[in-house]
RNA sequence: UUUCCUCAUUUAGCGCCAGAGCCUUUGACACAAUGUUUAAAAGGACGACGAGGAGAAGGGUUAUCGAAAAUUCGGCGGAUGCCCUUCCGCAGCCUUCCGGUGCGUGAUAUGCCGGCAAAUAUGCAGGUAACUGCAAAACAAAUCCGGUAUAGCGGAAGAAU
Numbered sequence: 001u002u003u004c005c006u007c008a009u010u011u012a013g014c015g016c017c018a019g020a021g022c023c024u025u026u027g028a029c030a031c032a033a034u035g036u037u038u039a040a041a042a043g044g045a046c047g048a049c050g051a052g053g054a055g056a057a058g059g060g061u062u063a064u065c066g067a068a069a070a071u072u073c074g075g076c077g078g079a080u081g082c083c084c085u086u087c088c089g090c091a092g093c094c095u096u097c098c099g100g101u102g103c104g105u106g107a108u109a110u111g112c113c114g115g116c117a118a119a120u121a122u123g124c125a126g127g128u129a130a131c132u133g134c135a136a137a138a139c140a141a142a143u144c145c146g147g148u149a150u151a152g153c154g155g156a157a158g159a160a161u
Base pairs, nucleotide, nucleotide: 014077015076016075017074019073022044023043024042025041026040028038030036049066050065051064055087056086057085058084059083060082061081088104089103090102091101094158095157096156097155098154099153108151109150110149111148112147113146114145115144122135123134124133125132126131
């Protein structure tokens, strides 16, 4: 240094690459001057930038949000999304039960205010190249978090006053 085996860790906007395109080399062809062209072979690079997201089971579904303008093409696998059914749990009221509604253990909705990114680009480094790694700064939306305002069941029984 290479190969094999074993173990551990990590990852769910995550992993992968049989296609086309891209890069290098080789070879071939043509021109005739150091380029041009393309049917081939071998090797290689790229192939989604972060934010957010899990009560349990089953089914369905091309699974949320913006950034960027790049192949972020095209495809495969997976998946915490959404919808439906069942179950469990939480919440509104002083308590319990039944029903209903909203929600998911940080367990209501809506409005307003505030808060949170990375890539691209730039710089440095590496590579013949496609391209890759690193660094500090800027800029989102949804969700979420903090604050605030408003709204937030029906029935039965009980307790207290």
The RNA shown here (glmS glucosamine-6-phosphate activated ribozyme aptamer) has 161 nucleotides. It was read from a public genome assembly, where an Rfam model found it. Its Rfam family is "glmS glucosamine-6-phosphate activated ribozyme aptamer". By type it is a riboswitch. On this family, see Winkler et al., Nature 2004: "Control of gene expression by a natural metabolite-responsive ribozyme". About the family: This entry contains a glucosamine-6-phosphate activated ribozyme that is found in the mRNA for GlmS. GlmS is an enzyme that uses fructose-6-phosphate and glutamine to generate glucosamine-6-phosphate. The ribozyme catalyses self cleavage of the glmS mRNA that is thought to regulate GlmS activity.